[in-house]
RNAcentral holds the full RNA, with entries from SILVA. A computed fold for a 319-nucleotide part of an RNA from Lilium hybrid cultivar, annotated as large-subunit ribosomal RNA, domain IV. The organism belongs to Lilium, within Eukaryota. Its Rfam family is "Bacterial large subunit ribosomal RNA". Its family is annotated with ribosome and structural constituent of ribosome in the Gene Ontology. Its mean pLDDT, the model's own confidence on a scale to 100, is 87.

Context: one part of a larger RNA
RNA sequence: CUCUCUCUAAGGAACUCGGCAAAAUAGCCCCGUAACUUCGGGAGAAGGGGUGCUCUCCUAGGAAAGCGGCACAUACCAGGGGGUAGCGACUGUUUAUUAAAAACACAGGACUCUGCUAAGUGGUAAGACGAUGUAUAGAGUCUGACACCUGCCCGGUGCUGGAAGGUCGGAAGGAGAAGUGUGAUAAGCUUUGAAUGGAAGCCCCGGUAAACGGCGGCAGUAACUCUAACUGUCCUAAGGUAGCGAAAUUCCUUGUCGCAUAAGUAGCGACCUGCACGAAUGGUGUAACGACUGCCCCGCUGUCUCCGACAUGGACCCG
Numbered sequence: 001c002u003c004u005c006u007c008u009a010a011g012g013a014a015c016u017c018g019g020c021a022a023a024a025u026a027g028c029c030c031c032g033u034a035a036c037u038u039c040g041g042g043a044g045a046a047g048g049g050g051u052g053c054u055c056u057c058c059u060a061g062g063a064a065a066g067c068g069g070c071a072c073a074u075a076c077c078a079g080g081g082g083g084u085a086g087c088g089a090c091u092g093u094u095u096a097u098u099a100a101a102a103a104c105a106c107a108g109g110a111c112u113c114u115g116c117u118a119a120g121u122g123g124u125a126a127g128a129c130g131a132u133g134u135a136u137a138g139a140g141u142c143u144g145a146c147a148c149c150u151g152c153c154c155g156g157u158g159c160u161g162g163a164a165g166g167u168c169g170g171a172a173g174g175a176g177a178a179g180u181g182u183g184a185u186a187a188g189c190u191u192u193g194a195a196u197g198g199a200a201g202c203c204c205c206g207g208u209a210a211a212c213g214g215c216g217g218c219a220g221u222a223a224c225u226c227u228a229a230c231u232g233u234c235c236u237a238a239g240g241u242a243g244c245g246a247a248a249u250u251c252c253u254u255g256u257c258g259c260a261u262a263a264g265u266a267g268c269g270a271c272c273u274g275c276a277c278g279a280a281u282g283g284u285g286u287a288a289c290g291a292c293u294g295c296c297c298c299g300c301u302g303u304c305u306c307c308g309a310c311a312u313g314g315a316c317c318c319g
Stems, first nucleotide, its partner, number of pairs: 001314002004311001006309002010305002014303001019300001027051005036041001038145001052067003056063003068072001080298007087290002092104002108143007120129002146285004151215003156212002158208005165203003172196001176192005216234005243277001244274001255271005
């Protein structure tokens, strides 16, 4: 010097990205226990008190009297607590070897396909799974408990229904034409070849958004000013409804106001000017839960002011 451990006056997070680490709490009995709530919880909430030994009595335990210590769950063992937000309902699962999470799953919801030799999947096939199942079943996709809800657009791309018309293939079909043939015709032969014919698809006509997706601009206007319920106009398939909103989304931005601090780019509550929220790519809430992520408070402490001392092992020194 270093690993591991013990102690430290006064202060007590001033440390730091952040209370990381450490300290503190801790068992059992009794009292007591808030908001909120899905009435189950929250809850060991929080916060208090007791706790040893001897003897007597009743006897798994308790009562009376007494005794000692600084300390009686005397060592070891053995919850820190509270408040408020975000996300995810929850228990669970995951990157064996840098990520355990807000990611995945989930019960619940919805849509689509499938009538059984089912759809779907693997296989060249035979055959197999689905399933010794039968639409309250099976498969696929999205969402993700629960509560309140889930607005408008079918123009584009998909999917689906329709069949009148247009377009479109090869066979088949042979109108006709040219050559040859002949002295000239004709027949014959060779080459070419129109009409006709004709399914699906596409064009076309409908439906469908818990299908992929999308959800405007410019002016003017109220008796101070500001603003614009109102009006005009252009464009669109339709112009973002409810709810939420500087948000895990806000660039400008440390927006503005309030709370908390002596001081707060953080946090919470509001406002709305939403660069660029928004309704199952779900919207907004939500008790309980979380080795999740912010912020605050109490307790506690060598994290720090500001270091110091001691011990074991290593390094190191001597042999």